[in-house]
Predicted 3D model of a 350-nucleotide part of an RNA (small-subunit ribosomal RNA, central domain) from a Gemmatimonadota bacterium. The source organism's lineage runs through Bacteria, Pseudomonadati and Gemmatimonadota.

Context: one part of a larger RNA
RNA sequence: CUGGGCGUAAAGGGCGCGUAGGCGGCCUGAUAAGUAGGGGGUGAAAUUCCGUGGCUCAACCACGGAACUGCCUUCUAAACUGCCAGGCUUGAGCACGGUAGAGGCAGAUGGAAUUCCCGGUGUAGCGGUGGAAUGCGUAGAGAUCGGGAAGAACACCAGUGGCGAAGGCGGUCUGCUGGGCCGUUGCUGACGCUGAGGCGCGACAGCGUGGGGAGCAAACAGGAUUAGAUACCCUGGUAGUCCACGCCGUAAACGAUGGGCACUAGGCGUCGGGGGGAGCGACCCUCCCGGUGCCGUAGCUAACGCUCUAAGUGCCCCGCCUGGGGAGUACGGCCGCAAGGCUGAAACUC
Numbered sequence: 001c002u003g004g005g006c007g008u009a010a011a012g013g014g015c016g017c018g019u020a021g022g023c024g025g026c027c028u029g030a031u032a033a034g035u036a037g038g039g040g041g042u043g044a045a046a047u048u049c050c051g052u053g054g055c056u057c058a059a060c061c062a063c064g065g066a067a068c069u070g071c072c073u074u075c076u077a078a079a080c081u082g083c084c085a086g087g088c089u090u091g092a093g094c095a096c097g098g099u100a101g102a103g104g105c106a107g108a109u110g111g112a113a114u115u116c117c118c119g120g121u122g123u124a125g126c127g128g129u130g131g132a133a134u135g136c137g138u139a140g141a142g143a144u145c146g147g148g149a150a151g152a153a154c155a156c157c158a159g160u161g162g163c164g165a166a167g168g169c170g171g172u173c174u175g176c177u178g179g180g181c182c183g184u185u186g187c188u189g190a191c192g193c194u195g196a197g198g199c200g201c202g203a204c205a206g207c208g209u210g211g212g213g214a215g216c217a218a219a220c221a222g223g224a225u226u227a228g229a230u231a232c233c234c235u236g237g238u239a240g241u242c243c244a245c246g247c248c249g250u251a252a253a254c255g256a257u258g259g260g261c262a263c264u265a266g267g268c269g270u271c272g273g274g275g276g277g278a279g280c281g282a283c284c285c286u287c288c289c290g291g292u293g294c295c296g297u298a299g300c301u302a303a304c305g306c307u308c309u310a311a312g313u314g315c316c317c318c319g320c321c322u323g324g325g326g327a328g329u330a331c332g333g334c335c336g337c338a339a340g341g342c343u344g345a346a347a348c349u350c
C1' cells in the first nucleotide's frame, strides 16, 4: 500500500463557520469526455505461459502459438456518470402567524447568610476534636439585641426538566441580540451534504496590567497523630477564587460513540407546539410534528451491551488506528510574556 477497523481492546478531531476538493433530487432535449462493442495500427527481441522438438535427462537451447493486462486511431451505441440547454418541487432556503427556554451581552435591583466595625444587655468561658492542643477571651470574648460596611453566591421553585455547536448556562427586572420548534403551503427553484488547509469559539488552573478581596483556600506557619508524618484531623493564612482588558488553548473537552440523508416491531414516561372528540374547564380520550428518558423485537456485538436519540441496514464526506516500553520524549519547525502548546521520531528493549 491493499485490507481490516475506531462505545469499553490501538483508533472520532474539544466544538463550530467555511476555502479547495469529493459527493449530489425528479423530468426532457442535445453532446459523446468517461463508459460499452466492432475494425485498423502499435505493443522489438530476449523473458513468461502452453505445445512440440534438440543435447542420453535436466538446467540450457530451438521452433510454433498465446500473452505482453497498455497506448494511438476509426466506426457504432447513448442506458449510466460528466458537460450544455430547458423545465419541476419533494431536498434546501425564505415569507407570514404563533410559541417554550438557566441561549448570549449590558445595565439596574432584592432578600437570606457570612465576616468586620459601632453601640446596648451580660459574664466566664468560647472554639475545636476520636480525644486534645495551638488559637480567641476579664483590655469583657462567645451568646443576644439595634445600627452600619463589604464582597461573593443565589435556598425553596428544581425535575428522571429546559436552552446552547461545544465549552457551558440558574435570584428578580429592563434593554439589545442568536438559534430552535409548531402552524399556513404563499415565494425562490437543487441554491444541497461534507469539509484537507484556514478562521473563530473554547471549563479549570496559569500569565500580564489595573482594580477588588466577605467567605473559601494551594504555598506557608503553628497544634495534634505517628517509629517518622514535608499528609490525612485542627487553628491560622498568602497567591488565587471576583471585576475590566489582553494572553494561554489544555481536559475522563465523555454518550470515552464525527457530520449528513434514507430505511427497519412495539410499549411506558416526560418537555414544547398543533389537530380532532368530549366538556364549564388548565382535567380526560385520541392523532400528528419536534426534543428528552426507560424497556424491548429483528438485527448487530468478543462479551458487556446497542436497539427509530443504533453500536441495525445502506450511501456520501472528513478525522483517526496498525504490538508494549522507550515517548507524547528528543531533534527541527510553528505558536506563546512565561508556564508550556501543536507537529512528532529513532537507537535500544520485551
Stems, first nucleotide, its partner, number of pairs: 003322004007304002012318001014201004021194003025088005031082001033081002035077008048066007091191001092188003095184005103177007110154001114150008125136002162169002206247006215241002220236004258317006266295012299306002323350003332343004

The coordinates come from a structure-prediction model, not an experiment, and the mean pLDDT is 90.